Predicted 3D model of a 118-nucleotide RNA (SAM riboswitch aptamer (S box leader)) from Paenactinomyces guangxiensis. Its Rfam family is "SAM riboswitch aptamer (S box leader)". Its family is annotated with regulation of gene expression in the Gene Ontology. Rfam describes the family as follows. The SAM riboswitch is found upstream of a number of genes which code for proteins involved in methionine or cysteine biosynthesis in Gram-positive bacteria. Model confidence (mean pLDDT): 81 of 100. Taxonomically the source falls in Paenactinomyces (Bacteria, Bacillati, Bacillota, Thermoactinomycetaceae).

[in-house]
Order: sequence, then C1' cells, then structure tokens
RNA sequence: CUCUUAUCCAGAGAGGUGUAGGGACAGGCCCGAUGAUACCUCGGCAACCAUCCAUGAAAUCAUGAUGGAAAUGGUGCCAAUUCCUGCAGAACACACUGUUUGUUCUGACAGAUGAGAG
Repeated sequence: CUCUUAUCCAGAGAGGUGUAGGGACAGGCCCGAUGAUACCUCGGCAACCAUCCAUGAAAUCAUGAUGGAAAUGGUGCCAAUUCCUGCAGAACACACUGUUUGUUCUGACAGAUGAGAG
C1' cells in the first nucleotide's frame, strides 16, 4: 500500500515545548495569539486482540462461534454523532405540472480504528 471482516448518536484532560493555521477532501459550520493543530510527559476512557470462565451441532478436539469476567500486556481513543452534508431510494411539507427546495429515515460511497491475509 491492497484485500477481507467488525465497529463508529456512549465515554474520557492536565502540564510542558512550540508557532499559525487546524477540524482527511469539497461546501457549510466551528476551533485558534485567553496559543489551537502537532510533539513530549503524566493522567484517564473504552474493551478490538492476547488472557481467564462457561455454553455448544455431527464421532473427536474445541480451531472457529456465542455469552461473560478482568484491566496485566499489544493497539486505539480523550472539541463538536465520523461536527453536518456529499451518491441513490422512500415518506412528508412547501411550491404547482415542471421540476426544484426543505425535513426525516434507509442503504451505499468516502474516512477512522481493531483483527486477519497478501
């Protein structure tokens, strides 16, 4: 970097370094010299994987699967729902026959993170 798969309306901040933009992209809307973003230290959140317990289809095993525990290890995360929208469809409202606009919902796309494979 590519592919597969799961999750993404919950949760969790202080100090230091340092300086100008930052929130992936576009539009919007926000954050930012009362110092953001980034990096470092400490702290915290959560429970994806490792760990432990239980269940369980065919003959075995319990690989895989399901449920639970814990927070030791590997990650992750700690402004705003992935900040909102982006593409398609449905319903409703406005407008009034030509399609546009708005709201809500569903699915996809894109993105992020874990696990596995190349």